Predicted 3D model of an 84-nucleotide RNA (transfer RNA) from an uncultured bacterium. The coordinates come from a structure-prediction model, not an experiment, and the mean pLDDT is 81. Rfam family: tRNA. It is annotated as a transfer RNA.

RNA sequence: GCCCGGGUGACGUAAUUGGUAGCCGUAUGAGACUUAAAAUCUCAGGAUCGCAAGAUCGUGUGGGUUCGAUUCCCACCCCGGGCA
Numbered sequence: 001g002c003c004c005g006g007g008u009g010a011c012g013u014a015a016u017u018g019g020u021a022g023c024c025g026u027a028u029g030a031g032a033c034u035u036a037a038a039a040u041c042u043c044a045g046g047a048u049c050g051c052a053a054g055a056u057c058g059u060g061u062g063g064g065u066u067c068g069a070u071u072c073c074c075a076c077c078c079c080g081g082g083c084a
Base pairs, nucleotide, nucleotide: 001083002082003081004080005079006078007077010026011025012024019067028044029043030042031041032040046057047056048055049054060076061075062074063073064072
């Protein structure tokens, strides 16, 4: 340099014939059980603002297409693999 795969909450990982982003699990927090703890069970488990109801933002970065983009197109950044 060329080719292929990937980048999504704190972490791993889903969701792609474009249609509510966050499924499943882990960390973590609260509660139940226990003499106490572990294990187990229940609830919570992206960010900001808010007393709350809720609002806004959020899929590597910046553009484009579209009524609508994690998904399609372009450029760039980063990670892994292959070829030279």